[in-house]
Context: one part of a larger RNA
Molecule: small-subunit ribosomal RNA, 3' minor domain
Organism: Leptolyngbya sp. PL-A2
RNA sequence: CACCGCCCGUCACGUCAUGGAAGCCGGGAGCGCCCGAAGUCGCCGCAUCUCAGCGGCGCCCACGGCAAGCUCGGUGACUGGGACGAAGUCGUAACAAGGUAGCCGUAGGAGAACCUGCGGCUGGAUCACCUCCUU
Numbered sequence: 001c002a003c004c005g006c007c008c009g010u011c012a013c014g015u016c017a018u019g020g021a022a023g024c025c026g027g028g029a030g031c032g033c034c035c036g037a038a039g040u041c042g043c044c045g046c047a048u049c050u051c052a053g054c055g056g057c058g059c060c061c062a063c064g065g066c067a068a069g070c071u072c073g074g075u076g077a078c079u080g081g082g083a084c085g086a087a088g089u090c091g092u093a094a095c096a097a098g099g100u101a102g103c104c105g106u107a108g109g110a111g112a113a114c115c116u117g118c119g120g121c122u123g124g125a126u127c128a129c130c131u132c133c134u135u
Stems, first nucleotide, its partner, number of pairs: 003098001005095001008091002011088001013085004018080003023075006032066003039060001041058006101122009
């Protein structure tokens, strides 16, 4: 490359990361309950010249078991949008009064950009009038 311009969204295709998700798998810390080895300690009994010993019960308690949760990660049918990708589809919403001025808020509606109602703004073109400033 200057309106044969610019540009918006749905849809289709591809790549990437990501949210939700029944479930499945694994890690971590802890609570409760059950069991309770060895050992220290306490009590009791036996034994005893000394050294020392034997047995029972109890407290603490490693390992193990049961149960409900917490937390972290992986995976996960399906599902939500997102980013990106020379030449795909549908339309044309915005940019010039963009052909219904646009935009903001809100509500409803719609293949999509969007449309409609109500309120607001000018960051609206055009025409007319008023006030002020400059020459």